[in-house]
This record gives sequence, structure tokens and C1' cells, in this order.
RNA sequence: AAAGUCAGCCAGACAACCGCUGCCACGCAGGUGGGAGAGGAAAGUCCGGGCUCCACAGAGCAGGAUGCCGGCUAACGGCCGGACGCCGCGAGGCGAGGAAUAGGGCCACAGAGACGAGCGUAUUAAGUUACGGUGAAACGCGGUAACCUCCAUCCGGAGCAACACCAAAUAGGCAGACGAUGAAGCGGCUCGCCGAGUCUGCGGGUAGGUGGCUGGAGCCGGUCAGCAAUGGCCGGCCUAGAGGAAUGGUUGUCCACGACAGAACCCGGCUUAUCGGCUGGCUUUUCCA
RNA sequence: GGUGAUGUAGCUCAGUCGGUUAGAGCAUCGGAUUCAUAAUCCGGGGGUCGGUGGUUCAAGUCCACCCAUCACCACCA
Repeated sequence: AAAGUCAGCCAGACAACCGCUGCCACGCAGGUGGGAGAGGAAAGUCCGGGCUCCACAGAGCAGGAUGCCGGCUAACGGCCGGACGCCGCGAGGCGAGGAAUAGGGCCACAGAGACGAGCGUAUUAAGUUACGGUGAAACGCGGUAACCUCCAUCCGGAGCAACACCAAAUAGGCAGACGAUGAAGCGGCUCGCCGAGUCUGCGGGUAGGUGGCUGGAGCCGGUCAGCAAUGGCCGGCCUAGAGGAAUGGUUGUCCACGACAGAACCCGGCUUAUCGGCUGGCUUUUCCA
Repeated sequence: GGUGAUGUAGCUCAGUCGGUUAGAGCAUCGGAUUCAUAAUCCGGGGGUCGGUGGUUCAAGUCCACCCAUCACCACCA
């Protein structure tokens, strides 16, 4: 230098003006001023947790998930470290990866024979030994558990349209089913708990407000422990919170000409989409000294 | 925002515990019949099993991840 690989980061920049949604201050008010305002995936909803309600969640069965060993974590199917197998010259990448001697099932086509030993040929004292085209697997302690199953571990259910409160309105109606011989609820079943109305259909009414709602397993920097994931301590910071739903537009300058894409209770992961760019570690090859 | 389901020929559906070349009806095409058309009879074509990977000797079927479509979920009494 080229090619590659791994990890991390950025996601056009700056200025002016005009808007939009919350917040704060001032003002009796119209309003004025200040400050904040999407992402690395906000996505898919595939896992895990917080939170809320249902016995502040109980027992058994059923069911589901995971699966080398150890660690991290609130938890995980995630992450880290180490074995093993495969791919790659290598850095490195990929791997649902326990048990087939607990048991059941299946092994198409081809092949004489496909799961349990028989068969053919040769051989031997002797089913004693050897070979047997095909096929993924053949005369064996076979293969298959992303077939059932066994073992180990974990899992109660629902989801912010959860849930709590206030207000308005009406026909608080009709029919059917169940119910103190225990309904409904604890969303499969049984037990257990609770203890009075419940469910379905038709019909009627309201389409309002408040909380939950964002200060958190939070972010940044330093330091210590650890190979690392991660954790402890110290200092600093506050960084969207709507409810028809804001986060935009115009102009100017510059460049490498700007991708995928838009929060809706929150968080940790995974997966998928993504124009390009930057930094660092490492590998291979070539050249120069 | 949340929850659940479905995807196989142009349309409607089958497809068993994974097995050889994925079927059926309607539609479509060709022929026969008819003066002609329909009906009827005979024959044929048409499939990325929504997509991409994985497990397996072998995948429509099993597993993972995506894509598309559809349905349901407010409150009061």
C1' cells in the first nucleotide's frame, strides 16, 4: 500500500426568519420573554423484566420453553469466557449442541435383505472367521430426539383499550342460561380461596376530563475489581410526553449532495431495513529501508 | 396501541406420523357432436406450495426469521 476481518461512533453542517407541542417566569387579561422537543433501529412484537389488576399468586395434573461447562444480569431463548465440531491460509465466522444401554415409532427409492437378525459365497474343530453390488445408513453397541419420549432447569393469567378516580346521559328495559346443593372470579382441568349476583343476545345512552406518563435496572466522565460480559465508589447532568396526536417550512453559504425511517406505559435483548463516512485493533500478500 | 388467525393452479378447497411425479371441482385451451351456440363426451396445459434460510438421505408438511391479508379489543347501566 492493497485485500480482508472484528469492535465502536456519526447519520449533512452553520446562520437568519416564520410557525407547531409541552414546561418555566412575568402579567387581571390579550400576551411577552426564556428554555426543551424522535431513533439506531422509535419497526417486527420474537424473547425477557418492571408496573397494574385478578388470593399481593396457593397445591397437583396437563401444557409450554430452554438444553456442552462456567460466569454476568432484575430476567432472558441475551451477553461474556472456555472446551468440542464445521468453514476459512489467517484474523475470524457459524453451530436448538444433554440422553439412542428406560421405552415406543420411523428409515421412501434402490437393493436378495432396512432394524433384527436372518441370507448368499468362501472358510473353520465350532455361527469360527472374512466378504457381500445397492444405499444416507448393511450383517453393528446403526441412524433419527428441529418424531413421541426420558432427564435437568424455568414458567399462574391478562395486558396502559391494564388499572384508579370524577363527571354527563338513559327505557337501570326485554328474552334465555347458571346460582348459597356455592354462580361469576383466580382464562385448560381438579383441589383450595372468595362469597352474590353473573353470562349471552337484542335494545338504550356517552364518544368528556384527571391520574397512570416519564428521574430511570437513566446518561456522561473518572477510578477500582474482573481476561471479559459486568459490578462497586466518586463527581457532574436532566434529555419528548401527545390524546386527531407537536418535532416543520423558507432563504443563504459550504461539502463527501444526505439512506432506512416517526416516540404513544417503560426498560434489557434479538431480528429485520439502512446512502455513505470516521476511528481503532488484528490477519494475509506485496514493496521499500 | 394491543391480541389472534390465515396464505397450496385464475377462483374455491384437499393433501394422514416427512417418502418417490402435489391432487379435486369450477374456469381456460384443443378436438368431437350441431346449420350455429349452450349443454354433453374425449384429451391437454397451467404450481417458486407467500418469501429466505436451517434440520434431515429426503420438507407443502418440522424449526427460525421476514412479507402480505383478515378479524377482534372503549365506557355506563

This is a predicted complex of two RNAs, RNase P RNA and transfer RNA, with 366 nucleotides together. It holds a member of the Rfam family "Bacterial RNase P class A". Rfam describes the family as follows. Ribonuclease P (RNase P) is a ubiquitous endoribonuclease, found in archaea, bacteria and eukarya as well as chloroplasts and mitochondria.